[in-house]
RNA sequence: AGUGUAGCUCAACUAGGUAGAGCGUCUGAUUUGGGAUCAGAAGAUCGCAGGUUCAAAUCCUGCCACU
Numbered sequence: 001a002g003u004g005u006a007g008c009u010c011a012a013c014u015a016g017g018u019a020g021a022g023c024g025u026c027u028g029a030u031u032u033g034g035g036a037u038c039a040g041a042a043g044a045u046c047g048c049a050g051g052u053u054c055a056a057a058u059c060c061u062g063c064c065a066c067u
Base pairs, nucleotide, nucleotide: 001067002066003065004064007023008022009021010020017054025041026040027039028038029037047063048062049061050060051059
C1' cells in the first nucleotide's frame, strides 16, 4: 500500500437511501432412473469496536487477519 460482503468465487463503495450475480444446496416439473433443462425457495445484521448522520457495506478513527 492492497484485500476482508451468502457454503465458494466476486459485484455494489468513487456519488450514503430495499444487499445482488454466478456456482453450489434444497423443493417441484420433465425422465424408467440419473444427468441436462426449466420454475421456485432458503442462505450474508457486509472482519471487530466506536464516531458522524434522519439513515452507514459505503464517510471518519482505532484494532484484527491475510497478501
Transfer RNA from a marine eukaryotic metagenome, 67 nucleotides, folded computationally. RNAcentral holds the sequence, with entries from MGnify. It matches the Rfam family "tRNA". Rfam links the family to the GO term triplet codon-amino acid adaptor activity. The prediction has a mean pLDDT of 82.